[in-house]
Molecule: Bacterial RNase P class A
Organism: Zetaproteobacteria bacterium
RNA sequence: AAAGCGGCUCGGGCGGUCGCGGCGCGUGAGCGCCGAGGAAAGUCCGGGCUGCACAGGGCAGGGCGCUGGGUAACGCCCAGCGGGGGUGACCCCGGGAAAGCGCCACAGAAAACAGACCGCCUCGCGGCAUGCGAGGUAAGGGUGAAAAGGUGGGGUAAGAGCCCACCGCCUGCGCCGGCGACGGCGCAGGGCACGGCAAGCCCCGCCCGCAGCAAGGCCGAAUAGGGAGGCGCUUGAGCGUGGCCCGCGCGAUGCCUCCGGGUAGGCCGCUUGAGCCUGCCGGCAACGGCAGGCCCAGAGGAAUGACCGCCGCCCGCCGCAAAGGCGGGUACAGAACCCGGCUUACAGAGCCGCUUUGCCG
Numbered sequence: 001a002a003a004g005c006g007g008c009u010c011g012g013g014c015g016g017u018c019g020c021g022g023c024g025c026g027u028g029a030g031c032g033c034c035g036a037g038g039a040a041a042g043u044c045c046g047g048g049c050u051g052c053a054c055a056g057g058g059c060a061g062g063g064c065g066c067u068g069g070g071u072a073a074c075g076c077c078c079a080g081c082g083g084g085g086g087u088g089a090c091c092c093c094g095g096g097a098a099a100g101c102g103c104c105a106c107a108g109a110a111a112a113c114a115g116a117c118c119g120c121c122u123c124g125c126g127g128c129a130u131g132c133g134a135g136g137u138a139a140g141g142g143u144g145a146a147a148a149g150g151u152g153g154g155g156u157a158a159g160a161g162c163c164c165a166c167c168g169c170c171u172g173c174g175c176c177g178g179c180g181a182c183g184g185c186g187c188a189g190g191g192c193a194c195g196g197c198a199a200g201c202c203c204c205g206c207c208c209g210c211a212g213c214a215a216g217g218c219c220g221a222a223u224a225g226g227g228a229g230g231c232g233c234u235u236g237a238g239c240g241u242g243g244c245c246c247g248c249g250c251g252a253u254g255c256c257u258c259c260g261g262g263u264a265g266g267c268c269g270c271u272u273g274a275g276c277c278u279g280c281c282g283g284c285a286a287c288g289g290c291a292g293g294c295c296c297a298g299a300g301g302a303a304u305g306a307c308c309g310c311c312g313c314c315c316g317c318c319g320c321a322a323a324g325g326c327g328g329g330u331a332c333a334g335a336a337c338c339c340g341g342c343u344u345a346c347a348g349a350g351c352c353g354c355u356u357u358g359c360c361g
Base pairs, nucleotide, nucleotide: 001357002356003355004354005353006352007351008350009349010348012311013310014309015308016307017306018305020035021034022033023032024031025030037332041343042342044341045340046339047338048337049212050211051210052209061208062207063206064205065204066080067079068078069077070076081094082093083092084091085090095203096202100201101200102197103196104195117141118140119137120136121135122134123133124132125131149167150166151165152164153163154162168192169190170189171188172187173186174185175184176183177182216268217267218266219265226259227258228257229256230255231254238250239249240248241247275294276293277292278291279290280289281288282287312330313329314328315327316326317325318324
């Protein structure tokens, strides 16, 4: 310098005018403070909180799956182990397929009790042609994601763990290292049995009660309905007639009082929390501990906005270039009980560590 790998941060700034939501102060006009995100998103996991259920155990159902650690918990994170990929930085994957069932597209003769399409070999037939038929063969070719250990030798008609050596693999055991996954070494046995898929069923181990802030709690009308008591039913309670009396009219499943439940509505839950920042300590790390400082939306279907000026940043054009000018753009998105994750979206800008190759010293 060029290609790449891993991790992280920001994602406009300042000023002015007019507004919006919450809280506080003020009699009031108004004033002061605070007011979205790294994902507030998808609602996919895990927890807190709340109500209901619950002696214990099991079935059903769901989830997870190498080891050790972190955590409130996890399907997350860290550090390892094993396998695979990459020259490398690094990335991807993770119980069991020798319990059973099922499936394995296309191609191919054959896809799992293996299998003869070509080839090779033997035999027979023959019109002797490079043909036909019967059989043997998994060495070679071909198909495929995958074809039943590898190399070499012996052996054979040709071949084949058919036999042998070495390597590999499997089973059992021992020693050493490691908390462990696992690694190393050795011994004995086995010619090799065991193709793939468990995100199809299944088996093994572990975990999980059900619902969700429209959770849940408090206050609570009018009307209707429920319960209790009282009054009244033509000898009339009560109602209307402008306030009262008379009068008049209406008037009986009626009228009055009290009680309790629920509805409308209001309040709480509601934001101080597994909280954030800085420093030190422990730990490889995830993370934990201690000290100091800070308060950071809490509103109801829902505010956080609009315009202007200046400056950034990006793109295009003019310009040999520099300076500059003109035009355009400035992402994804939008709290609704709260946290921890994962995943997805994102104009653009920046930082750190590392790898490979080339050149120079």